[in-house]
RNAcentral holds the sequence, with entries from Rfam.
Fluoride riboswitch aptamer (crcB RNA motif) from Rudaeicoccus suwonensis, 73 nucleotides, folded computationally.
The model forms 100% of the base pairs in the Rfam consensus.
Taxonomically the source falls in Rudaeicoccus (Bacteria, Bacillati, Actinomycetota, Actinomycetes).
RNA sequence: AUUUACCCCGGCGAUGGAUCUCGCCGGGCUCAUCGAGCCGAACCGCCGCAUGGCUGAUAGGUCCUGCUCCCAC
Numbered sequence: 001a002u003u004u005a006c007c008c009c010g011g012c013g014a015u016g017g018a019u020c021u022c023g024c025c026g027g028g029c030u031c032a033u034c035g036a037g038c039c040g041a042a043c044c045g046c047c048g049c050a051u052g053g054c055u056g057a058u059a060g061g062u063c064c065u066g067c068u069c070c071c072a073c
Stems, first nucleotide, its partner, number of pairs: 009026005016064006027039005045054003
């Protein structure tokens, strides 16, 4: 110096925040270049021919925030 692997890291998992765990994706191009822009991947709930209808702030656990219902003071 180069390559590969591992680790780390970034993004995503139908409505907000944090953390832990799990799963998925992680490439390309351009420029005035260490930053910026564009594109792509994971992802974007269900039922019904239609009018229309239904569940949930989690992918899962915990905590907080917002909304709704019931009971007690």